[in-house]
Context: one part of a larger RNA
RNA sequence: CUGGGCGUAAAGCGCGCGUAGGUGGCUUGAUAAAGCCGGUUGUGAAAGCCCCGGGCUCAACCUGGGAACGGCAUCCGGAACUGUCAAGCUAGAGUGCAGGAGAGGAAGGUAGAAUUCCCGGUGUAGCGGUGAAAUGCGUAGAGAUCGGGAGGAAUACCAGUGGCGAAGGCGGCCUUCUGGACUGACACUGACACUGAGGUGCGAAAGCGUGGGUAGCAAACAGGAUUAGAUACCCUGGUAGUCCACGCCGUAAACGAUGUCGACCAGCCGUUGGGUGCCUAGCGCACUUUGUGGCGAAGUUUAACGCGAUAAGUCGACCGCCUGGGGAGUACGGCCGCAAGGUUAAAACUC
Numbered sequence: 001c002u003g004g005g006c007g008u009a010a011a012g013c014g015c016g017c018g019u020a021g022g023u024g025g026c027u028u029g030a031u032a033a034a035g036c037c038g039g040u041u042g043u044g045a046a047a048g049c050c051c052c053g054g055g056c057u058c059a060a061c062c063u064g065g066g067a068a069c070g071g072c073a074u075c076c077g078g079a080a081c082u083g084u085c086a087a088g089c090u091a092g093a094g095u096g097c098a099g100g101a102g103a104g105g106a107a108g109g110u111a112g113a114a115u116u117c118c119c120g121g122u123g124u125a126g127c128g129g130u131g132a133a134a135u136g137c138g139u140a141g142a143g144a145u146c147g148g149g150a151g152g153a154a155u156a157c158c159a160g161u162g163g164c165g166a167a168g169g170c171g172g173c174c175u176u177c178u179g180g181a182c183u184g185a186c187a188c189u190g191a192c193a194c195u196g197a198g199g200u201g202c203g204a205a206a207g208c209g210u211g212g213g214u215a216g217c218a219a220a221c222a223g224g225a226u227u228a229g230a231u232a233c234c235c236u237g238g239u240a241g242u243c244c245a246c247g248c249c250g251u252a253a254a255c256g257a258u259g260u261c262g263a264c265c266a267g268c269c270g271u272u273g274g275g276u277g278c279c280u281a282g283c284g285c286a287c288u289u290u291g292u293g294g295c296g297a298a299g300u301u302u303a304a305c306g307c308g309a310u311a312a313g314u315c316g317a318c319c320g321c322c323u324g325g326g327g328a329g330u331a332c333g334g335c336c337g338c339a340a341g342g343u344u345a346a347a348a349c350u351c
Base pairs, nucleotide, nucleotide: 004322005321006320007305008304012319014202015201016200017199021195022194023193025089026088027087028086029085030084034082035081036078037077038076039075041073042072043071050066051065052064053063054062055061092192093189094188095187096186097184098183099182104178105177106176107175108174109173110172111155116150117149118148119147120146121145122144126137127136163170164169207248208247209246210245211244212243216242217241221237222236223235224234259318260317261316262315263314264313267295268294269293270292271291273289274288275287276286277285278284299307301306324351325350326349333344334343335342336341
């Protein structure tokens, strides 16, 4: 390379947008003949391989002829399909109109519960913690309880195989700005589409820089226990951090361990948002559509487990990735980063 693969065996980029490229709906006509199909001519050395013969007693070996040489080029012809050009269409895609749903995003404001701390009242000897204790707090009045205040962080119930978002993720309430999806009946554009190497943007937590903030929690750290030891698990404390603004980092079991888009292929039962119809007008039923779940037929599915219209079934388009284990996601080099490190990515050697 061919071939085979990528849920769990090695393998889907964390997720979008998008350049080149690849691929691309229906109808009519035209040109030309690039792909495509048929044929011609030339070439494709010899040997070898293959077939039919011949020669050494056979064979290996040698030898004659043929085939093949999967290919390339030339010329002649064909015109269905692909391509090109022109004209058109509406089933793909998009726009407009009218609706209702949503923790989608950004900014500002605001509410109540709770923890902690401070002040004051009542009140007295314990509190706290554990398997049991101790460290710790408390007669300088703790804990308990009542009133007042400060401040930070998070939003019980509602809450749901509920919703929204491309993913990361998003949850009190109100306001402003703003993205997307869905439904309905029409009107419009007329293939404007799909994928996407590079590129570019977003991207949990931790971490980093500058400045703020710090109630609770809590790496590090200190002490008390446990233990043979205990640099732990348990307890008492406690600093970074967790929070905010701006700027970096760019990773994850970033998981559905399942790339995106489209078409097709039994059903049954829930549930979200919308629409339609029916009636006995309700806590209703049926149909349809969008999502989200459970179970299952077929299956040229699967190693099995399982998947099963939300496919891991049957196909098409495009991208990414895999090729025995260790060495190693390491070294070196490049690029990126303030750093931590990230990304790209070997070999010797070894089994």